[in-house]
Context: one part of a larger RNA
RNA sequence: UUAGGCGUAAAGCGUCCGCAGGUGGUUGCGCGCAUCUCUGGUCAAAUCCUACGGCUCAACCGUAGGGCUGCCGGAGAGAUGGCGCAGCUUGAGGCAGGGAGAGGCACGUGGAAUGGCUGGUGUAGGAGUAAAAUCCGUUAAUCUCAGCCAGAACACCAAAUGCGAAGGCAGCGUGCUGGAACUGUCCUGACACUCAGGGACGAAAGCGUGGGUCGCGAAUGGGAUUAGAUACCCCAGUAGUCCACGCCGUAAACGAUGGGUACUAGGCAUUGAGAGCUCGACCCUCCCAGUGCCGCCUCUAAAAAAGCAAACGCGUUAAGUACCCCGCCUGGGGAGUACGGCCGCAAGGCUAAAACUC
Numbered sequence: 001u002u003a004g005g006c007g008u009a010a011a012g013c014g015u016c017c018g019c020a021g022g023u024g025g026u027u028g029c030g031c032g033c034a035u036c037u038c039u040g041g042u043c044a045a046a047u048c049c050u051a052c053g054g055c056u057c058a059a060c061c062g063u064a065g066g067g068c069u070g071c072c073g074g075a076g077a078g079a080u081g082g083c084g085c086a087g088c089u090u091g092a093g094g095c096a097g098g099g100a101g102a103g104g105c106a107c108g109u110g111g112a113a114u115g116g117c118u119g120g121u122g123u124a125g126g127a128g129u130a131a132a133a134u135c136c137g138u139u140a141a142u143c144u145c146a147g148c149c150a151g152a153a154c155a156c157c158a159a160a161u162g163c164g165a166a167g168g169c170a171g172c173g174u175g176c177u178g179g180a181a182c183u184g185u186c187c188u189g190a191c192a193c194u195c196a197g198g199g200a201c202g203a204a205a206g207c208g209u210g211g212g213u214c215g216c217g218a219a220u221g222g223g224a225u226u227a228g229a230u231a232c233c234c235c236a237g238u239a240g241u242c243c244a245c246g247c248c249g250u251a252a253a254c255g256a257u258g259g260g261u262a263c264u265a266g267g268c269a270u271u272g273a274g275a276g277c278u279c280g281a282c283c284c285u286c287c288c289a290g291u292g293c294c295g296c297c298u299c300u301a302a303a304a305a306a307g308c309a310a311a312c313g314c315g316u317u318a319a320g321u322a323c324c325c326c327g328c329c330u331g332g333g334g335a336g337u338a339c340g341g342c343c344g345c346a347a348g349g350c351u352a353a354a355a356c357u358c
Base pairs, nucleotide, nucleotide: 004329005328006327007312008311012326014201015200016199017198021194022193023192025088026087027086028085029084030083031082033081034080035077036076037075038074039073040072041071042070048066049065050064051063052062053061054060091191092188093187094186095184096183097182103177104176105175106174107173108172109171110154114150115149116148117147118146119145120144125136126135162169163168206247207246208245209244210243211242215241216240220236221235222234223233258325259324260323261322262321263320267293268292269291270290271289272288274286275285276284307314308313331358332357333356340351341350342349343348
């Protein structure tokens, strides 16, 4: 390279935006670049193939013809791709409308709980464990009542729910703000899809500066357990967890399943919008978009045609049937390491081998 693959065997970038590049709906006309047909030239000799001939044969040699791969010129075709011009509306975008939502940011605010402080009441225990002890308590604890303060998280609602590109998002209110679905089919008229490089976002932990610290709690100290116990259990407890700003850029960042478009039986549940039915609503029916149909205990459902698959399973939310674009894989270990480069304050991240060995 041809080719085969990427849910679990090696393999989908954590996610999105997006330049170049690749690819691209529909109609007409033109051009004739790609493409195709015909034709001319060229494609040295030798070599190769075919035929005939010459050395007694062959090798070898001669003559004639041919072939391969291309290039150039001429004539023609006009489907497909391309280019130009002019259109179209289904793709895409916009506009209008009423709704849904833990989408984001900021400010404010509420109650329960927890801890501390002050005061009252009250007296000898409390806490903890399998059992204990360390620990707290007569300087009055635990318990209980009242008040004050603080920080962090939001029970019930809650769901197989919803929203977001992913990470993720949950008390309540207000302001600002992003996206999606549906309805109308009014406007633009292919404006699209994907995307190397690039950019932005990106849980937790960690880092820098400043603040904050109720509870929890790496490290650490102590008590137990044990042969030991650098653990599991208990008592304490620093960083951290929280806030502001700035870094880090990783993850079982998972659906271990890249994005887009089209096609290929349905059923049930559920979320949002719309239509029909109705005086109106409910119920019911239809339709668009989404989320699901796993598993355990009790009862019911807990699934499946075609197709695919090594099986498990997937099955209109495809892992089915196709096309377009990107990323990635090529035996195990060495190794996601060394070296170099880039990034970072550091921790480290990204890129990424080889010897050797089985």